The RNA shown here (transfer RNA) has 74 nucleotides and comes from Halomonas llamarensis. It was read from a public genome assembly. The prediction has a mean pLDDT of 81.
RNA sequence: GGGCCCAUAGCUCAGUUGGUUAGAGCAGAGAACUCAUAAUUCUUUGGUCGUAGGUUCAAGUCCUACUGGGCCCA
Numbered sequence: 001g002g003g004c005c006c007a008u009a010g011c012u013c014a015g016u017u018g019g020u021u022a023g024a025g026c027a028g029a030g031a032a033c034u035c036a037u038a039a040u041u042c043u044u045u046g047g048u049c050g051u052a053g054g055u056u057c058a059a060g061u062c063c064u065a066c067u068g069g070g071c072c073c074a
Base pairs, nucleotide, nucleotide: 001073002072003071004070005069006068007067010026011025012024013023019057028044029043030042031041032040050066051065052064053063054062
């Protein structure tokens, strides 16, 4: 220098052929239970979907550039 893959909650990830509310588990907070702690149960908080543009009535999803990470070739 060239090519491929990944980026979604604090962590691990899902998200279908672009469509109506962005979700799960763990974690955090509160409550119940207990003498107390843990466990268990219930409720609940938390996201500009890496950044900037573009296409579209509509983008986590499609296109482009960039950033970061990983792999391969030279």

Lineage of the source: Bacteria > Pseudomonadati > Oceanospirillales > Halomonadaceae > Halomonas.